Annotation: Transfer RNA from a Candidatus Dormibacterales bacterium, 73 nucleotides, folded computationally. The sequence is in RNAcentral, with records from ENA and MGnify. It matches the Rfam family "tRNA". Rfam's curators write: Transfer RNA (tRNA) molecules are approximately 80 nucleotides in length. It is annotated as a transfer RNA.
RNA sequence: GCCGCUAUCGUCCAGGGGACUAGGACGCCGCCCUCUCAUGGCGGAAACCCGGGUUCGAAUCCCGGUAGCGGUA
Numbered sequence: 001g002c003c004g005c006u007a008u009c010g011u012c013c014a015g016g017g018g019a020c021u022a023g024g025a026c027g028c029c030g031c032c033c034u035c036u037c038a039u040g041g042c043g044g045a046a047a048c049c050c051g052g053g054u055u056c057g058a059a060u061c062c063c064g065g066u067a068g069c070g071g072u073a
Stems, first nucleotide, its partner, number of pairs: 001072007010026004018056001028044005049065005
């Protein structure tokens, strides 16, 4: 250089065109429980790598870029 895969809350993962809200686990914050802590219960905040395109509608499909991983000469 070329080819392939990956990119979503702080972390790990789900979601592959539409349903008011992008969901779960761990973590974080608040409240309850407790003499206190832990455990447990309830609630909350928090994310679609970037730029275009297609579409009535894009996290999802297409193109380009960036980053990571792998393959190849």